Annotation: Bacterial RNase P class A from an Acidimicrobiia bacterium, 356 nucleotides, folded computationally. A source record names the gene rnpB. It matches the Rfam family "Bacterial RNase P class A". Its family is annotated with tRNA processing, dimeric ribonuclease P complex and ribonuclease P activity in the Gene Ontology. About the family: Ribonuclease P (RNase P) is a ubiquitous endoribonuclease, found in archaea, bacteria and eukarya as well as chloroplasts and mitochondria. The coordinates come from a structure-prediction model, not an experiment, and the mean pLDDT is 80. The RNAcentral record of the sequence draws on ENA. Lineage of the source: Bacteria > Bacillati > Actinomycetota > Acidimicrobiia.

RNA sequence: UGAGUUCGCCGGGCGGCCGCGGCGUUGCGGCGUCGAGGAAAGUCCGGACUCCACAGGGCACGGUGCUGGGUAAUCCCCAGGCGGGGCGACCCGACGGACAGUGCAACAGAGAGCAGACCGCCGAUGGCCUUCGGGCACAGGCAAGGGUGAAACGGUGGUGUAAGAGACCACCAGCGUCCCGGGUGACCGGGGCGGCUCGGUAAACCCCACCGGGAGCAAGGCCGAGCAGGGACCGGGUGGCCCGCCUCAUGGUCCCGGGUAGGCCGCACGAGCCCGACCGGCAACGGCGGGCCCAGAGAGAUGGCCGCCGCCGGCUUCGGCCGGCACAGAAUCCGGCUUACAGGCGGGCUCACCGC
Numbered sequence: 001u002g003a004g005u006u007c008g009c010c011g012g013g014c015g016g017c018c019g020c021g022g023c024g025u026u027g028c029g030g031c032g033u034c035g036a037g038g039a040a041a042g043u044c045c046g047g048a049c050u051c052c053a054c055a056g057g058g059c060a061c062g063g064u065g066c067u068g069g070g071u072a073a074u075c076c077c078c079a080g081g082c083g084g085g086g087c088g089a090c091c092c093g094a095c096g097g098a099c100a101g102u103g104c105a106a107c108a109g110a111g112a113g114c115a116g117a118c119c120g121c122c123g124a125u126g127g128c129c130u131u132c133g134g135g136c137a138c139a140g141g142c143a144a145g146g147g148u149g150a151a152a153c154g155g156u157g158g159u160g161u162a163a164g165a166g167a168c169c170a171c172c173a174g175c176g177u178c179c180c181g182g183g184u185g186a187c188c189g190g191g192g193c194g195g196c197u198c199g200g201u202a203a204a205c206c207c208c209a210c211c212g213g214g215a216g217c218a219a220g221g222c223c224g225a226g227c228a229g230g231g232a233c234c235g236g237g238u239g240g241c242c243c244g245c246c247u248c249a250u251g252g253u254c255c256c257g258g259g260u261a262g263g264c265c266g267c268a269c270g271a272g273c274c275c276g277a278c279c280g281g282c283a284a285c286g287g288c289g290g291g292c293c294c295a296g297a298g299a300g301a302u303g304g305c306c307g308c309c310g311c312c313g314g315c316u317u318c319g320g321c322c323g324g325c326a327c328a329g330a331a332u333c334c335g336g337c338u339u340a341c342a343g344g345c346g347g348g349c350u351c352a353c354c355g356c
Stems, first nucleotide, its partner, number of pairs: 001352010012309007020035006037327001041338002044336005049216004061212005066080005081095001082093004096207002101205002103201002118146002120142003125139002127136003154172006173197001175194008220265004229256006235248001236246003272292005278287003310325006
């Protein structure tokens, strides 16, 4: 210098004027104060909170699946192990089980699951011929070499044989088992023995282990008109009065519980935010100290204009002029994940080339 990798951060700034919403205050004119995000988004996980259900156990369903740690908790985060990719920094992995069972595998190929013989090798033994070196055909033997495939029932070398083959041997790989050492552990390193090799696929069914009650702030709680309902009392006419009869026909007053409209709470002091050159820890994180109060509804506010500056794009007579400022946007709250994002800043590391 170029290429790459990883972690973190910002994402228009300042001032003025006019508005909008919450709260406080008021002498009702105002005044003070606060007012979107890193994702407020997707609603994919985990919790707080609320109501309902619940003796215990099982089935079903869903999720998770290496180890240790962090956390309120997680499918998240940190550190590590193993496997895979990359020259490397680094990245990716649902990373238990394929002798419990079932299923699946296109095309090619002879053969794809207790496999197979297309080309090929041999033809020792038995048959025929022979110039006795051997030759021919069949039965049959073989799987070394070729070929197909993502994958063909270990690899290399040797012994052996007619040719061959873990048939046998040595080493290697893998499997099982025992021992020693290291590590909290996953696992790693080393050694002995065994039979000689056993295919792949479980974010396919399935098996094993562990976890999981349901619904969600339109949760839920309090107050509560009107209408309807229940209860008590009070009527009008006849008549001297009472009973009675007739009538008005659900009238008037008061009370009652449930509950609609509506109102209030939940609802903004919390797993809170910021700072620390402090303490513990590799880290995630925890502790300690100091400071701060930070939107909240009505599914409804969070904006506009001007000036200066920054960045981007276009035009330019180089004086400037015009336009724009990514993605998006709260609604019970919090921790994650994922997705979107113009442009910019900072740190660590790797590779290649060049210079000293």